[in-house]
RNA sequence: AGAGUUUGAUCCUGGCUCAGAUACGAACGCUGGCGGCAUGGAUUAGGCAUGCAAGUCGAACGAAAAGCCGGAGCUUGCUCCGGUGGAUGAGUGGCGAAAGGGUGAGUAACGCGUGAGCAACCUGCCUCUGAAUCGGGAAUAACAGUUGGAAACGACUGCUAAAACCGGAUGUGAACAUUUUAUCGCAUGUUAUUUUGUUUAAAAAUUCAUUGUUCAGAGAUGGGCUCGCGUCCCAUUAGCUAGUUGGUGAGGUAACGGCUCACCAAGGCAACGAUGGGUAGCUGGUCUGAGAGGAUGAUCAGCCACACUGGGACUGAGACACUGCCCAGACUCCUGCGGGAGGCUGCAGUCGAGAAUCUUCCGCAAUGCGCGAAAGCGUGACGGAGCGAUGCCGCGUGCAUGAUGAAGGCCUUCGGGUUGUAAAAUGCUGUCACUGGGGACGAAAUUUGACGGUACCCAGAGAGGAAGCCACGGCUAACUACGUGCCAGCAGCCGCGGUAAUACGUAGGUGGCGUAGCGUUGUUCGGUUUUAUUGGGCGUAAAGGGUCCGUAGGCGGUCUGCUAAGUCUGAUGUGAAAUCCCGGGGCUCAACCCCGGAACUGCAUUGGAAACUGGUGGACUAGAGUAUCGGAGAGGUAAGCGGAAUACCUGGUGUAGCGGUGGAAUGCGUAGAUAUCAGGUAGAACACCAACAGCGAAGGCAGCUUACUGGACGAUUACUGACGCUCAGGGACGAAAGCGUGGGGAGCAAACAGGAUUAGAUACCCUGGUAGUCCACGCCGUAAACGUUGUGAACUUGAUGUGGGUCGGCUCAUCCCGAUCCGUGUCGAAGCUAACGCGAUAAGUUCACCGCCUGGGGACUACGGCCGCAAGGCUAAAACUCAAAGGAAUUGACGGGGGCCCGCACAAGCGGUGGAGCAUGUGGCUUAAUUCGAGGCAACGCGAAGAACCUUACCCGGGCUUGAAAUGUUUCGGACCGCCCUGGAAACAGGGCUUCUCUUCGGAGUCGAAUCACAGGUGCUGCAUGGCUGUCGUCAGCUCGUGCCGUGAGGUGUUCGGUUAAGUCCGGCAACGAGCGCAACCCGUGUCCUUAGUUACCAGCGGAUAAUGCCGGGGACUCUAAGGAGACUGCCCGUGUCAAGCGGGAGGAAGGCGCGGAUGACGUCAAGUCAGUAUGGCCCUUAUGUCCGGGGCUGCACACGUGCUACAAUGGCCGGUACAAUGGGCAGCGAUAUCGCGAGAUGGAGCAAAUCCCCAAAACCGCGUCUUAGUUCGGAUUGGAGUCUGCAACUCGACUCCAUGAAGUCGGAAUCGCUAGUAAAGGCGUAUCAGCUACGACGCCUUGAAUACGUUCCCGGGCCUUGUACACACCGCCCGUCACAUCAUGGGAGUUGAUUGCACCCGAAGUCGUUGACUCAACCUUUCACGAGGAGAGAGACGCCUAAGGUGUGGUUGAUGACUGGGAUGAAGUCGUAACAAGGUAGCCGUAGGGGAACCUGCGGCUG
Repeated sequence: AGAGUUUGAUCCUGGCUCAGAUACGAACGCUGGCGGCAUGGAUUAGGCAUGCAAGUCGAACGAAAAGCCGGAGCUUGCUCCGGUGGAUGAGUGGCGAAAGGGUGAGUAACGCGUGAGCAACCUGCCUCUGAAUCGGGAAUAACAGUUGGAAACGACUGCUAAAACCGGAUGUGAACAUUUUAUCGCAUGUUAUUUUGUUUAAAAAUUCAUUGUUCAGAGAUGGGCUCGCGUCCCAUUAGCUAGUUGGUGAGGUAACGGCUCACCAAGGCAACGAUGGGUAGCUGGUCUGAGAGGAUGAUCAGCCACACUGGGACUGAGACACUGCCCAGACUCCUGCGGGAGGCUGCAGUCGAGAAUCUUCCGCAAUGCGCGAAAGCGUGACGGAGCGAUGCCGCGUGCAUGAUGAAGGCCUUCGGGUUGUAAAAUGCUGUCACUGGGGACGAAAUUUGACGGUACCCAGAGAGGAAGCCACGGCUAACUACGUGCCAGCAGCCGCGGUAAUACGUAGGUGGCGUAGCGUUGUUCGGUUUUAUUGGGCGUAAAGGGUCCGUAGGCGGUCUGCUAAGUCUGAUGUGAAAUCCCGGGGCUCAACCCCGGAACUGCAUUGGAAACUGGUGGACUAGAGUAUCGGAGAGGUAAGCGGAAUACCUGGUGUAGCGGUGGAAUGCGUAGAUAUCAGGUAGAACACCAACAGCGAAGGCAGCUUACUGGACGAUUACUGACGCUCAGGGACGAAAGCGUGGGGAGCAAACAGGAUUAGAUACCCUGGUAGUCCACGCCGUAAACGUUGUGAACUUGAUGUGGGUCGGCUCAUCCCGAUCCGUGUCGAAGCUAACGCGAUAAGUUCACCGCCUGGGGACUACGGCCGCAAGGCUAAAACUCAAAGGAAUUGACGGGGGCCCGCACAAGCGGUGGAGCAUGUGGCUUAAUUCGAGGCAACGCGAAGAACCUUACCCGGGCUUGAAAUGUUUCGGACCGCCCUGGAAACAGGGCUUCUCUUCGGAGUCGAAUCACAGGUGCUGCAUGGCUGUCGUCAGCUCGUGCCGUGAGGUGUUCGGUUAAGUCCGGCAACGAGCGCAACCCGUGUCCUUAGUUACCAGCGGAUAAUGCCGGGGACUCUAAGGAGACUGCCCGUGUCAAGCGGGAGGAAGGCGCGGAUGACGUCAAGUCAGUAUGGCCCUUAUGUCCGGGGCUGCACACGUGCUACAAUGGCCGGUACAAUGGGCAGCGAUAUCGCGAGAUGGAGCAAAUCCCCAAAACCGCGUCUUAGUUCGGAUUGGAGUCUGCAACUCGACUCCAUGAAGUCGGAAUCGCUAGUAAAGGCGUAUCAGCUACGACGCCUUGAAUACGUUCCCGGGCCUUGUACACACCGCCCGUCACAUCAUGGGAGUUGAUUGCACCCGAAGUCGUUGACUCAACCUUUCACGAGGAGAGAGACGCCUAAGGUGUGGUUGAUGACUGGGAUGAAGUCGUAACAAGGUAGCCGUAGGGGAACCUGCGGCUG
């Protein structure tokens, strides 16, 4: 620091996901050797058994055991008395118990943090100072006795002490009141001094040295109170508040204060968020981050709050008190049923809930705390140990050598590779653990060590006791095999799995981490600039409010004085410690701990500066505004007027149609329409002018005139003097549709009706037609209300239109030119932008303010609130779900888009197919089998250029199993081969006869039998493949290098203007060149020449014959086969851009590619072929291999394709007769001849071929006949008789002859071929082959046409352009209803909880107040005394307040609910086809109506 994921690819926007962390109080899975240091109930502030967690002081007090001393009694070892003694249970009294320890429920608060203040306060123990500590009194617990109760706990009587309690004295002082003087303070006031008066203290103890006590002052410590600032979310919480806010007075408190009360006033808080709701202890810090931030608040430390729940006070220096009290409530326990007891959120421990969190341990040795004079006692604080890999840190599980690279495993191309120096083996070492011995520091001072016989040290033995976990498709380091076969499963995202899975499972191997861990899950921050202060955006991606006015708020021109709030700077105080960082030090290191420093970015106080911002004073005119003059304008409101058109009404003329459509029909019309003329009535809208013209804030505004009225602009000078800009809330305006009331109603026209169209047509089209459209008044408040661009200000090259002004120049002229201001357009520089584009009217460069956005869907939704008559509008979520949704541009493909062009594509022609019969192929059916493949064009006379057996792959039956054929190993044999016999359908089985070669003597070759490796497979997969082929298409295209353009995909070149058959050529051009294609080169053919003449040829010469190149000869001709020539728009005219080319002409055998062939670019179709061959993988192995016999591939209600023959006279038949070319021939072609009606037979000359043969060419031509008919057409079918091939013609061959003589009289819809030596017609040859189904295929020659105006249309193709939501590419994509399943959610008669407001009732304990007839030791009075009275205190009673409880009525919120609404999701359900192309009616927005559904229609708007 980035990466993956939207696309065919690209850039951008944008979400999702990942990699990180020395992150965690974690949990779970697998695994687990040791130690150190930390850490461990996060959930039920749920309930708790048991033990312990706060006592201490005898130097405050009474009492007092043991022991000791003395005495007495006497039962001489007991009792009693006195003294001494002092353990010490319980008690009085003092101090402590308010600390320490726990928890985080509550709390959004002066609770916490930080900084101040108290002139408004308290402070036990401690320190210092001053002054005292005098003298009396009355009780009470303990104790003893009696007594109640089960207990807890009491009741009464009597005795007693104190540092317990109560008077008195004294008063340094203190408090209060009063008098005086001075100081200080921001104010109330404060401090000091002074006068007088009132009130006010004490306690003693002992070891005699101290300790304690009282009053007062000061300090320290701790606390109380107040204030500034900071401190979470929700506005779908907007108003809250009666002790409320303030005052006066009083009470109360340590103290200020509505803290409380009486009275008075009516305030106080709130958009800078009151009130309400939700959540939460706060902080130092911790985690993360580059930082700013974000998240968090365990352990440690500071503060707060709480102690079963709620309320209350008492005591005290301090509490409204965790292990105190009272009351109420819930719960638990005891009980003798009367009554009582309790509070682990202390340490252990237990139950419960939970994914989950420890020992009912040791010790007060240390540190600290309480008490004590001290010794000491107490202390679950604390110090330690235990348990848990919970975390961090450290150590180990060995080290060295060791290649036959062992065995085994795995893979393999079978060669090997890998595991791997790894192991074994050899030599060492001893950390940890273990055994034995020694043995601390922690203790300061003589006592005292839980830890602990621990750490540590020494010795010993032995490699022994000690390694796993996760991953291996990309991100992301690491790959193979097998199994599985969209199954099982994986998955953080993208995505893997449908028979070759590096993605599942296992194995081997590899990678990572190993600091005994490694993974997973959860959470936090990061990445994420994805909430943007640092550091984002809003034309089209999400996002500018419909427009304007304007309040609060924010911001604000020039000069200057003062000020010092902001700002800058210095100093001071504070910012606890710990933590983090830096430097040292201590544990062997580290973690950990200690010391020092820095830092703590903050707050407060104070000194200074005065540029900038603010405040305040003065001045200015450039912003803003006012006045004057002027012209422009569909700006607004109201009234009046006008003509054209339309409809209707009246009358005239006039006759059969009108109207409407793609075509029709509904409709109107003989009752007179439409048309036409005249007149009248009505309502609505204003042609031309008219314009990217004008005006207005926007919506919007259009005949003419008048009245009233708003704004902008220009010019000129004068004036005011910052008066300004923006604007949350708020207000006003706001198209169309719609609503209310009342009018109006011509045309148009939702709904509706009818007619068409259609599969249907709730639409598009047509005929009608109501609301509405119009007016007045009132609502509504929304639109694609758009420039999809908020308002204002400033700055930044230009060009060119146009509207309104002004000035200047030149002028006959407001003609023209120039300048300037304000509008409105186009094109463009820089710049910006993802691109498109914007570009002085910015989307450029800046400033001010407002609004808005944060993935798609759910959702312009639900709920709540506000508004509305309603329709509905504004505001506006969540659950759930997806990994995308989207913008711009690119290349294709496509379009019922456009332009240009071509092709037997259409048209013009000729001949066919489709009808018949037959042949052949296919489908289907059948079958034991009818083997397999090919399937639109581009399968179907195709593979098959030959199915009777064979072929043959299929079926039935019979055989074989190393096999029919191949290679090798091992063993055995001596042959093998050949011949014969038997069985059999054959294969085959059985039997018989015969019987090796070479040699280096080891053996080798050939053959047979057996064995092991293996063979074999037309079995599967053409979607694992090679190769070959078809097709678009012989269409003119497809690309590359360099350069240039673009962020990029890509573009340019290859587009454009011409031209061509052609990306053929020319011209132009940011392109210049090149390649594969085109063309040419190749072959054939057409003309000529040269050369060569045998088997071909024969002109001239000669010979021969009945006749013939038959012979001699010739090389002229034809021909043969080699080489050349020729054609190139070369020449002329015209045209064209002076081009390419095109048109015409000449010459020429041939003229513009002469004609025909071969030749098939990049690619497309997972096109075809595993059955031609090859080949990966899978499958079969006495069979899916192989051999044989027979059958089948030929099967036939039927359908289709391709052909042949015909339907006849352009013909049939008979007879005569002429002219070819290509080819083939030895297991062959086969002549002459003879026989047969014929197929053919006999026979064999010649020929391995320009020599011989096949070989007759046929249409044609000429002479006859037939005369339009199912025929002298046509030949199917059938009967009979034959020929040939072949082992064999039954299934199942071809041909011949005789006889038979079917359908068919030119073929519906539809459809095919062909543009010249072509179509059509005619015959001939060849391959395959024994023969043949050939009418097929491939070739050859003969005869030999017609037509093309032309490119509108059909089909296919090429180029350019355009739109696109398509890219599997229109056989695409995609919308909605309905049906089914699942999920979450809204409404819902209600039901049931939680919480809270208000009103009322009841009212415990308790403080306070009143009362107090009852009770009472101290003081006073009185009495000799008992006693009495008083003062004072108390019980009791009453009053106020009040917890819990109750009743009623509201609010908020949760759960649940018959039924119901929409939503989301779900490989193959139903109906249509709304959108994307002009998507077949352009789409979309708002609104209204309608309809199974997408939707349709009306009105207005937008162009996306």
Model confidence (mean pLDDT): 85 of 100. The RNA shown here (small-subunit ribosomal RNA) has 1504 nucleotides and comes from a Victivallales bacterium. Its Rfam family is "Bacterial small subunit ribosomal RNA".